[in-house]
Context: one part of a larger RNA
């Protein structure tokens, strides 16, 4: 010099893009962050109104509504969002191998979808409890759950016969036994038997993504850490897993790792990148993007295709809240937002318009994801605080050799401009999909889906925002550091080794260019200085 998620002190007009709790992985009031399908299923309110009755208390009936809120059932909840606390490790980057492995949804493909059955919630009744929550009896549906039937492929199990090979095995064709599945809805039709069409469903093959598991290289410091290590290193033989493996177990042998740095200790998320730097090297891991770990500490499984699950369960702890003292409840390292910590870091906003995400057949619901807005010169860019004239070089400060020199074309005077700001109209791109009407293609009796086209009509949070036109009036808008060298910029006063300056070298003790304070000058400018970290 450059850089900074910075901070602080002085000053501050405006706008785009960006950032924005580095510290207590402290402690969290509230609210919101995960829901969806009535086109799987049974079952179904109230207000509120109209009408009739009425013993004036009300009761019936329709709408409200087959909605609302529960409930069974599927999908989603392992995504997206946060945070680095742990981890020197196959975590991570990198390159392989899986002949050692799995996959819901999606894509292309094959073959199917028969028959019956018996509960369990909602419900109703009774009953515990102070509440959380329950317990008994009885009814009831399904795309919930069971049970026979069938098997093209699969899977096992014993043969044949090719190909490959890493010599364990793999893959193909093939014969014989075993095992093993399903739902159903909606819409059209219809001679009521059915049949189409579609979303569903089952069992295979293949993809595409995605996930596991293994191997090579590489990844901080201390040797003032020198010896580690019994499941320890290895074999058998079983169990376990989606899959190898001591991953577990029992036996059996002793063995394995190490100055090329085990073991221990301390520090630390890892990388694309990021700062610097002529490169080599060095530093660092905010923001964005890949991976990993976590989720109040800790342990564990359940469900599922994935999870040992951030807003799911159990157990055991701090802690914290309610209790009828018997017993409950709770987890912001989502967004906001408190308190506390601290030099120091934001709003208890707005829409789902977009883009994405879960559900849905779809309309839609969700969506603190995401878009937007609000606050902060934190940062980077840009603009602008005027322009052109204007010498009696005014007045006034400051300095003098008292002549005058500086401020200084600055100023005022005159002639313009209208950026930002004020006011006034106009006003957006971002939105064309789905949906809905029609027309056509290939199937098909036909429709309905699919595709393609063309028509109408709808949707905008940000926003009356950007933007554009007119009006206005120089009028409302410059500071902050420093002038002894280094290193641009000098003189006066006041002080007197004081007061105080200061990165260094160093000034101050009566003529301080180095201290204060004034005029002048320099640098840079909505920022400028200090401080702090890194090259």
């Nucleotide at each position: 010099g450059a850089g900074c998620g910075a901070a602080c002190g002085u000053u501050a007009g405006c706008g785009g893009c960006g950032g924005g709790c580095c510290u207590a992985a402290c402690a969290c009031a509230u609210g919101c962050a995960a829901g969806u399908c009535g086109a799987a299923c049974g079952a179904g309110a109230a207000a509120g109104u109209a009408a009739c009755c009425u013993u004036c208390g009300g009761g019936u009936u329709g709408c409200g509504a087959g909605u609302a809120a529960a409930g069974u059932g599927g999908c989603g909840c392992a995504c997206g969002g946060g945070u680095g606390a742990g981890u020197a490790a196959c975590a991570c980057g990198u390159g392989g191998a899986u002949a050692a492995u799995c996959u819901g949804c999606c894509u292309u493909u094959u073959g199917g979808c028969g028959c019956g059955g018996g509960a369990c919630a909602a419900c109703a009744g009774u009953u515990c409890g102070a509440a959380a929550g329950g317990a008994c009896u009885g009814c009831u549906a399904a795309u919930a759950c069971c049970g026979c039937a069938u098997a093209a492929g699969u899977c096992g199990a014993u043969g044949a016969c090719g190909c490959c090979c890493u010599c364990g095995g793999g893959u193909g064709u093939u014969c014989u036994c075993g095992g093993g599945a399903a739902a159903g809805g909606u819409g059209g039709u219809u001679u009521c038997g059915g049949c189409c069409a579609u979303c569903a469903c089952c069992a295979g093959a293949a993809g595409a993504g995605g996930a596991g598991u293994c191997c090579g290289c590489g990844u901080c410091c201390c040797a003032u850490c020198a010896g580690c290590u019994u499941g320890a290193u290895g074999g058998u033989a079983g169990g376990g897993u989606a899959a190898c493996g001591g991953c577990c177990u029992a036996c059996c042998a002793u063995g394995g790792c190490c100055a090329u740095g085990a073991c221990g200790g301390g520090u630390a998320g890892c990388u694309g990148g990021u700062c610097a730097g002529a490169g080599a090297g060095g530093a660092u891991g905010a923001u964005c993007a890949g991976c990993c770990a976590c989720a109040c500490u800790g342990g564990g499984a359940c469900u599922g295709a994935g999870a040992c699950a951030c807003g799911g369960c159990c157990c055991a702890g701090a802690c914290u809240c309610c209790u009828a003292c018997g017993g409950g409840a709770g987890g912001c390292a989502g967004c906001a937002g408190u308190g506390g910590g601290g030099a120091a870091u934001a709003u208890u906003g707005g829409a789902c318009a977009a883009u994405g995400g879960g559900c849905g057949a779809a309309a839609g619901c969700c969506u603190g994801a995401u878009c937007c807005a609000g606050c902060c010169a934190c940062g980077c860019c840009g603009c602008g605080u005027g322009u052109g004239u204007g010498a009696u070089g005014a007045a006034g400060g400051u300095c003098u050799u008292c002549g005058g020199a500086u401020c200084g074309u600055a100023a005022a005077g005159c002639a313009c401009u209208g950026u930002g700001g004020a006011g006034a109209g106009g006003g957006a791109c971002a939105a064309a999909a789905a949906g809905c009407g029609g027309u056509g293609u290939a199937g098909g009796a036909a429709a309905u889906g699919a595709c393609a086209c063309c028509g109408a009509c709808c949707u905008g949070a940000c926003g009356g925002u950007a933007c554009c036109u007119c009006u206005u009036u120089a009028g409302c808008a410059a500071g902050c550091a420093c002038c002894g060298g280094c290193u641009a910029a000098c003189u006066c006063c006041g002080u007197g080794c004081c007061a105080g300056c200061a990165g260094c070298c160093g000034c101050g003790g009566u003529a301080a260019u180095a201290c204060g304070g004034a005029g002048g000058g320099u640098g840079c400018a909505a920022a400028c200085g200090u401080u702090g970290c890194u090259c």

Source information
RNAcentral holds the full RNA, with entries from SILVA. The part of an RNA shown here (small-subunit ribosomal RNA, 5' domain) has 535 nucleotides and comes from a metagenome.